[in-house]
RNA sequence: GCCGAGGUGGCGAAAUUGGAAACCGCGAUAGACUCAAAAUCUAUUGACCGCAAGGUCUUGAGGGUUCGAAUCCCUCCCUCGGCA
Numbered sequence: 001g002c003c004g005a006g007g008u009g010g011c012g013a014a015a016u017u018g019g020a021a022a023c024c025g026c027g028a029u030a031g032a033c034u035c036a037a038a039a040u041c042u043a044u045u046g047a048c049c050g051c052a053a054g055g056u057c058u059u060g061a062g063g064g065u066u067c068g069a070a071u072c073c074c075u076c077c078c079u080c081g082g083c084a
Base pairs, nucleotide, nucleotide: 001083002082003081004080005079006078007077010026011025012024019067027045028044029043030042031041032040046057047056048055049054060076061075062074063073064072
């Protein structure tokens, strides 16, 4: 240099038919249980602003197509694999 796969919450990982972004697991927080802990069970858990009600933002970065984009198109960045 060329080809292919990938980048989504704190971490892993779904959503591929373009139609509510984040199911599920781990972790975290609170509670139950316990003398206390572990294990187990229950609830909550993306970020920011706000006393609250609520609002805004978020799929590597930027742009495009579209009524609508994690998903399609273009450029770039990063990781992994192959070829040279």
Transfer RNA from a Pseudomonadota bacterium, 84 nucleotides, folded computationally. Rfam family: tRNA. About the family: Transfer RNA (tRNA) molecules are approximately 80 nucleotides in length. Rfam classes the family as a transfer RNA. RNAcentral holds the sequence, with entries from ENA. The prediction has a mean pLDDT of 80. The source organism's lineage runs through Bacteria, Pseudomonadati and Pseudomonadota.